This is a predicted structure of a 72-nucleotide RNA (transfer RNA) from a Myxococcota bacterium.
[in-house]
RNA sequence: GUCGAUGUAGUACAGCGGCAAGUACUCCCGUUUUUCACACGGGCAACAAGGGUUCGAUUCCCUUCAUCGACG
Numbered sequence: 001g002u003c004g005a006u007g008u009a010g011u012a013c014a015g016c017g018g019c020a021a022g023u024a025c026u027c028c029c030g031u032u033u034u035u036c037a038c039a040c041g042g043g044c045a046a047c048a049a050g051g052g053u054u055c056g057a058u059u060c061c062c063u064u065c066a067u068c069g070a071c072g
Base pairs, nucleotide, nucleotide: 001071002070003069004068005067006066007065010025011024012023013022018055027043028042029041030040031039048064049063050062051061052060
């Protein structure tokens, strides 16, 4: 340089064009316990960026960025 894949809470992942964007762990508060842990109840927090298509985009298209891989 060319081609391809991926990008969603702190972490690991889901997510048929119409969701209050979900699950587990983490974190915070509470209940329980002599204390810790466990258990239970509740809570915080996310769509890489910019455009386009569409009534409507995390999802489709384009460009850029980042990471990974293959080839040279």

Notes
RNAcentral holds the sequence, with entries from ENA. Lineage of the source: Bacteria > Pseudomonadati > Myxococcota. Its mean pLDDT, the model's own confidence on a scale to 100, is 81.